[in-house]
RNA sequence: GUUUGAUCCUGGCUCAGGAUGAACGCUAGCGGCAGGCUUAACACAUGCAAGUCGAGGGGUAACAGGGAAAAGCUUGCUUUUCUGCUGACGACCGGCGCACGGGUGCGUAACGCGUAUACAAUCUACCUUUUACAGGGGGAUAGCCUUUAGAAAUGAAGAUUAAUAUCCCAUAGUAUUAUUGAUAGGCAUCUAUUGGUAAUUAAAGUUUCGGUGGUAAAAGAUGAGUAUGCGUUCUAUUAGCUAGAUGGUAAGGUAACGGCUUACCAUGGCGACGAUAGAUAGGGGCCCUGAGAGGGGGAUCCCCCACACUGGUACUGAGACACGGACCAGACUCCUACGGGAGGCAGCAGUGAGGAAUAUUGGACAAUGGGCGGAAGCCUGAUCCAGCCAUGCCGCGUGCAGGAAGACUGCCCUAUGGGUUGUAAACUGCUUUUAUACAGGAAGAAACCCCGGUACGUGUACUGGGCUGACGGUACUGUAAGAAUAAGCAUCGGCUAACUCCGUGCCAGCAGCCGCGGUAAUACGGAGGAUGCAAGCGUUAUCCGGAAUCAUUGGGUUUAAAGGGUCCGUAGGUGGAUAAUUAAGUCAGAGGUGAAAUCCUGCAGCUUAACUGUAGCAUUGCCUUUGAUACUGGUUAUCUUGAAUUAUUGUGAAGUAGUUAGAAUAUGUAGUGUAGCGGUGAAAUGCAUAGAUAUUACAUAGAAUACCGAUUGCGAAGGCAGAUUACUAACAAUAUAUUGACACUGAUGGACGAAAGCGUGGGGAGCGAACAGGAUUAGAUACCCUGGUAGUCCACGCCGUAAACGAUGGUCACUAGCUGUUUGUUUGCUUCAGGCGAAUGAGUGGCUAAGCGAAAGUGAUAAGUGACCCACCUGGGGAGUACGUUCGCAAGAAUGAAACUCAAAGGAAUUGACGGGGGCCCGCACAAGCGGUGGAGCAUGUGGUUUAAUUCGAUGAUACGCGAGGAACCUUACCAGGGCUUAAAUGUAAGUUGCAUGGGGUAGAGAUAUCCCUUUCUUCGGACUACUUACAAGGUGCUGCAUGGUUGUCGUCAGCUCGUGCCGUGAGGUGUCAGGUUAAGUCCUAUAACGAGCGCAACCCCUGUUGUUAGUUGCCAGCAUGUAAAGAUGGGAACUCUAGCAAGACUGCCGGUGCAAACCGUGAGGAAGGUGGGGAUGACGUCAAAUCAUCACGGCCCUUACGUCCUGGGCUACACACGUGCUACAAUGGUAGGGACAGAGAGCAGCCACUUCGUGAGAAGGAGCGAAUCUAUAAACCCUAUCACAGUUCGGAUCGGAGUCUGCAACUCGACUCCGUGAAGCUGGAAUCGCUAGUAAUCGCAGAUCAGCCAUGCUGCGGUGAAUACGUUCCCGGGCCUUGUACACACCGCCCGUCAAGCCAUGGAAGCUGGGAGUGCCUGAAGUCCGUCACCGCAAGGAGCGGCCUAGGGUAAAAUUAGUAACUAGGGCUAAGUCGUAACAAGGUAGCCGUACCGGAAGGUGCGGCUGGAACACCUCCUUU
Repeated sequence: GUUUGAUCCUGGCUCAGGAUGAACGCUAGCGGCAGGCUUAACACAUGCAAGUCGAGGGGUAACAGGGAAAAGCUUGCUUUUCUGCUGACGACCGGCGCACGGGUGCGUAACGCGUAUACAAUCUACCUUUUACAGGGGGAUAGCCUUUAGAAAUGAAGAUUAAUAUCCCAUAGUAUUAUUGAUAGGCAUCUAUUGGUAAUUAAAGUUUCGGUGGUAAAAGAUGAGUAUGCGUUCUAUUAGCUAGAUGGUAAGGUAACGGCUUACCAUGGCGACGAUAGAUAGGGGCCCUGAGAGGGGGAUCCCCCACACUGGUACUGAGACACGGACCAGACUCCUACGGGAGGCAGCAGUGAGGAAUAUUGGACAAUGGGCGGAAGCCUGAUCCAGCCAUGCCGCGUGCAGGAAGACUGCCCUAUGGGUUGUAAACUGCUUUUAUACAGGAAGAAACCCCGGUACGUGUACUGGGCUGACGGUACUGUAAGAAUAAGCAUCGGCUAACUCCGUGCCAGCAGCCGCGGUAAUACGGAGGAUGCAAGCGUUAUCCGGAAUCAUUGGGUUUAAAGGGUCCGUAGGUGGAUAAUUAAGUCAGAGGUGAAAUCCUGCAGCUUAACUGUAGCAUUGCCUUUGAUACUGGUUAUCUUGAAUUAUUGUGAAGUAGUUAGAAUAUGUAGUGUAGCGGUGAAAUGCAUAGAUAUUACAUAGAAUACCGAUUGCGAAGGCAGAUUACUAACAAUAUAUUGACACUGAUGGACGAAAGCGUGGGGAGCGAACAGGAUUAGAUACCCUGGUAGUCCACGCCGUAAACGAUGGUCACUAGCUGUUUGUUUGCUUCAGGCGAAUGAGUGGCUAAGCGAAAGUGAUAAGUGACCCACCUGGGGAGUACGUUCGCAAGAAUGAAACUCAAAGGAAUUGACGGGGGCCCGCACAAGCGGUGGAGCAUGUGGUUUAAUUCGAUGAUACGCGAGGAACCUUACCAGGGCUUAAAUGUAAGUUGCAUGGGGUAGAGAUAUCCCUUUCUUCGGACUACUUACAAGGUGCUGCAUGGUUGUCGUCAGCUCGUGCCGUGAGGUGUCAGGUUAAGUCCUAUAACGAGCGCAACCCCUGUUGUUAGUUGCCAGCAUGUAAAGAUGGGAACUCUAGCAAGACUGCCGGUGCAAACCGUGAGGAAGGUGGGGAUGACGUCAAAUCAUCACGGCCCUUACGUCCUGGGCUACACACGUGCUACAAUGGUAGGGACAGAGAGCAGCCACUUCGUGAGAAGGAGCGAAUCUAUAAACCCUAUCACAGUUCGGAUCGGAGUCUGCAACUCGACUCCGUGAAGCUGGAAUCGCUAGUAAUCGCAGAUCAGCCAUGCUGCGGUGAAUACGUUCCCGGGCCUUGUACACACCGCCCGUCAAGCCAUGGAAGCUGGGAGUGCCUGAAGUCCGUCACCGCAAGGAGCGGCCUAGGGUAAAAUUAGUAACUAGGGCUAAGUCGUAACAAGGUAGCCGUACCGGAAGGUGCGGCUGGAACACCUCCUUU
C1' cells in the first nucleotide's frame, strides 16, 4: 500500500533497508587491497608437487682432474686402453624424512565438534638437561659378475662382497617383571619412599682428534591417545529397542583403561526429560542481519574431524591402518606379441563434461617456513610474486572561472506574448591529477657463507667489510605538450524523488502490490524534459529486517482462527503460618580458562582510504574456591485459617429397582342410528348401505403424565416431572468436637456421555424417515393431504458424536451499588394458625459505576485486577480431505498432511437500498360513481416487412396525433441520374473597374452553357457593385458514454443540508428523534442541542365582492330628436363594461375539546371560511434518462467529396401487430323548417360587409377596417313537423362521374363542392384509462403553422352541466419511524450444486522399474591371530597345510522408499454453456448442528438439539416518577 459506499478491528499478501564466493542485461578511464567450480567426492592427456646424506657402506655407469701404457705423430697435441688415485657420483645397501606441508567435505547426529575436567589407566623420533656406558666374536645379503625366462612389467639360478644392515657372548642397576617387609600419604582400585630375594634386555662407528654419532636410564618440552560432565537439526503419520546386549569371574590383547575379544555365570540395560527408526548435515572460532533477544549461514583466514577411484586388510615405523606406500576384491581407462601387465589431480597449472557461473599447462626459491646434510648446498606448484576477471571494498579523474544576443536547433504551451533545454554552448582566461612521451629510480637484505678484528681460547659469542632481488627498470620522482585521453544506467500512477507531447486503441504490451490499456494513457512504445545513483547502474536468486506474522523480552482463544462434551485421577507443575538447620537454586569476592585472527577503542604505517601493524577492552561461557542466607528448595519440629472428618437440622423433577392411579387415544364386542364421514387455500386419494362418522356400555393394549409449573428446583455434564415404597448418593446451614497442609491443576489413562444408528430377544396404542397414492406445479423425487415400514418403548451389549452453547476450562484472592427470587440459620415487633421487618450464609435472575473491550457488550455468576495448572490458535480455499495408524459388527470416530490456488476470507458497527418484515400517514391508489379504450370503418404515429430510397432521432412508467405549430416542388437531411471544385455569407487590407440588375433567344430534364439589348446614384467627399490578391471554407458525417445549454421523470412529493456545540476511537450520530397537529420538516410541547440556508407557505398573475377615479370605439336609467327597425343623434356618467388604484379573509369573533399548536361546531357575520378557485413557481439529487438533427462546443473523420447545385423519385409503400384519436352503431336520436344566447382571439400579398351569377365549392364587382369603431349564421338549446326499431330517413367508408380553389406544377401525393354508390358496425373478450365541481360528460367557436392542405391533431375560449366518496382491508406509487440483510453496479442484487468443455496439481490402482538399509542360508580373496609341521635351518624361526573372522559375490522371503501405469476418484482454475433456485429479507417451508434414509442437482424428510430467527400477542422482571 491492499478487504469496505465509508469506518474500526482481526488477518494475510506486498514494498522501501542491509548483505552475497553470485549470475544476467546495458555500459566502461585509472590505481590500491582482497576474492575467484557454490554444479559432477564426474572422468582425466601432459608437465611439475619429497627428497636428502659419499662426514655410514661396497663401489665407479656418466663428468672432470691425475697417473700408466699404446697408437697417430707437425715433441706437444689428439685418439684409444688401463688405473677409484682425486673432485664428485648413476644405480644399490644403510640412516633420516616421506604420518609435515597442500586438497576436499563423501561419510558422520557421533565424545565427531565446542567447553570444562581427569589419566593413581598411557606413549612420544628429532630437541634440551642430567647420569652411566660402548669389551669380544659370527654368519649373511643387495650391488657387481656369469647364465637364464618374458613382448613388457618383472623376475629366476649360480658365484662373490661391505657397513652406523644383522646375529651371538660379556658387562649394568637408580631399568623391567615377580614376590616379600617397613614408613608416610591419598582418590575406591592405590601412590610415594626405602629394604630383601629371583629372573631378563645394551651399544657403532667416523674423524682433519676439537667433535659428531651410538646404548641405557631419569626429567623437561612438544605431539599424540583415552575417559567423563554439559551443549549440539527435523519427524511420534517412527513407541518400544537390545544378545556381546547389561553386569560379574577368568584369560587373552593393547602404549594404555574397558565386552576391546573369548569362555563361564547372572538377566540385565535404554526409553515419553523421546530410546529405536527415518530424513538432513562435517563441527567450531566466526560471517550476515537485528535496538536487543533472536533468525539465517559455515566461502576466503585459523583450530579440530573425516576422506584420498569404491570396499576390505594389515606391514613398516616414535607416529599411519598411510593422497603422490603395499596386498586383495570391484568398477572404469590404457598397453599387449593375448600369455599377461599398468593406473588413480578431493596437490599446482591444465583438458573434457556438467552448469546461469568461477582464472595461467607463468616466474622464483630473493624473502618466510619445511626436509636432509657438519657444511656448501640440494629439494620445496608450501610460499613469495606476476597474468586474467568491475566479483567486491576503497580512492582518483573525466576539468575550473568568467560569459545573456538568455543565440540557433529540438521540445512544449498558447491570450502568439512566451516557456524550457540553459551559463549549457559558442567565446575569453586558467590548471594538468590521470593517460601519453622522455629521464632518473628504490625499500623489501638481514643472515648463512667468505675475509678481517675482539673476548675466552682453537671453537663458540660479538663485531667491521664483502656476496645475494623472482617481483622489476616496478613503486616513486622530475620534465614536456595540450582541455587535451575518459559517462553511463535505471526510473518518473500511488507506495517513491522525478511530467508533458506524439503513436497505439482490452491490440501491442506493462506489472513488486494495488492495478494500467476498450480514441484525449503523467502506468504500453518513442521523444523532449526531470529525478536517483555513478565506473558503474539495473534485474534475478538467496538470507535477516520491517513481521509483536510463533510473541522469553513481546500475542491471543464470547462473536474475528482458537476452551477439550463432562468429571475422576497418574506422572509432572504450583502450593498456608511459625521456628531451627542446610546451602542445591540465588547473590558477592577471588583464581583458572575462554587460541590467534575477527568486532570495538587508542596510537601508528602505506600521499588518503580500503588494507595493515601495535596496545587495550571485550569474549555476556565453563570450572574451582571463599563468603552471604532475605526468597525458593531439602530436613526437623510446631500451628490452624486451606482441606477433610464428626454431630445436629434441613432441601430438592438427583439416581436405581419395584408397586400403583386417572384422563386421552386406538382396537374389539354389543346397542341406538342413517348417509355421509374425513380432509384442504380449494380439492382428491381414503373410510362408508357388507351400516361408517356420531353416540352408549363393557373389555383389551401400549405410550405419555394436563392442572400445580415459575428467568422455580436438583445434577459434573448429558439430563431429570403422576403417586408411593425400598436402597444409594449429593448439597446447604449451624456447632467448632477431631486430623493437621492431607491442597489446586492435571499430559498419557479411566468413567459417564442427547438424538440418530447397530446386535440379540421382547413389545408395538399414537407418532412416523423410507415407500405408495392424491393434490400443487412448467416440473415437484418437496412444502399440503390420506395411508404407512424401520424406528420411537423394555432388557442386555455396542457406538462416542451434536449450535454436547454461557459459542465464555478449572481453582483461589481482591475490587462501588440497587432490586427480585429459592433454601437455611439467628433475631425484633406482634393480633401468635399466622403476619410485618432486620441481620447473616449458600444458590439463581435483572439493572448499573469504575475498569475492560474493535465494537456489540461485560460488569462480584467478569469478558475487571492478580496467582497457578491444563487445553487450543497462527490468512482463505484445498480439508477435517488423502495416506498411514488406533478403535468399532457396521455406520463411522480419533489422529491428521501436501501439491495446487486466491489477495483476500473474516468480526463489530455506520449510511443507504431492498424485504412475498412491522407500525403510522398520504395520493382518482383502491372503493363508490360517470364516461371511455380494447370489437367496426377511417385518420394519425410506431414496429415489422418491402424498397434504389422508404432520411434521422424518440422506444417501460418518463417513445408511439412525439421532434413536426402543417413532406406535391422547396422543406429534405434519403435514393437514381447529371454537373461544379472553391461557390455562398461576413470582415479586414490593398488595387482595379462601372457594373450589378432587367428583358429576350438557342441547346438541355434542369442546373448550366451561350448569344443579343439595356446601362447606377451622388451633397462630387463618396456610397454601392463586380473583379484580383492575402487571411480565415464547408459537412443534418461519428461520439449525448468527452461536454455546455435545454428538457422529461420521481414530484408540487416534503424533503435536502450547513455553522457552532455535544456524543462516538471512527465511519457517523444529534439537530431532522419523541408526544400531538398540519396540505406541508406547518406549528406547538418536550428535548444536548442552539441557530441558519435551499425547499413548504406567503409575496406575483387571472378569477369571484365592493368602493373610488376615468368615460371612447363601449353603455343608455331619466330628458329630448328620430327610424320600418336600430344609442342612429343631442345629451347623460346612473347601470353594464373597460382598466388603474384601494378595501376585503386574519381561525379575527362566539361555544366546545386541548398544556399549547390546533381541531370541531353544514355557528354568527360575510360576495367569499379555514390554502376561496385556477396559474406561474419544480429543493439536494436519481435515471452515464433525452437531445452533437434547434444552437454552441472538445476530439476524430471527408476535402474533384461524407462539400455543393439541379431534375425526377422517396419520406404517403402494405400479408400484419400496437398506441392515440375521430365517426358511429341510433328515438335522451336522425331529418326539415323556424327562433335565442357567448367568450377569447385573428386580420393589409389580410379579414371581407353588401350586390349579381352559380344547386354548390366559388366567381365577378365592391363599401368598411391596420380594428372595444370594420369583418364571422356559434352549436348543443327551444318550438313545430316527420321517421316507430329496421342494417333503417341510423351509419357514412369505399367507388364512379362532374367540378371549384390554391399553386410554376395536384399522376405518384392536396383540400373542398355537386350527383350517384351505400361497406363494416346493433354498445364491444381477457384486460385497461380518465375524472371529486363549474369538474366529468356534452356542444360549438377561435388561433398558430400556412400559397393550399391531408387538422379528426395541438393550443386556447366559452355554452349546457351531473353522479359518487361507507371507508383505508386489499392493488399501485410515495413519505416518516423501526427491524433483518451474505445487497452497495444496491433485489433487474447476491448466490448454491449436478452436468458439458479446456487446463493444472493430487489420491487410488492390476502391474512394471529402480534406490538404500537389514535378516536367514551358501560361498569366501587378501590379511592378522591360533594350531600343526614328515620340507628348509645347528637353533631361533620360515615355507607349507589347517582353523576362526571378514570385504565381496550368490540366493530366499519380507519390510521400506521413489518413479511410472491402462483405468478411476474427488479438487482447483477458466469462460457470456445447460438444468434448476438451496442460502442471504419471515429468501417466500426460518436457518443451522449431529445422525439416519431418500433424491438429476442444489437438496428433502424423520429424531433430538441451538438462536447465530423475523413478526404478533400475553406473562414475568427491572428502571424512573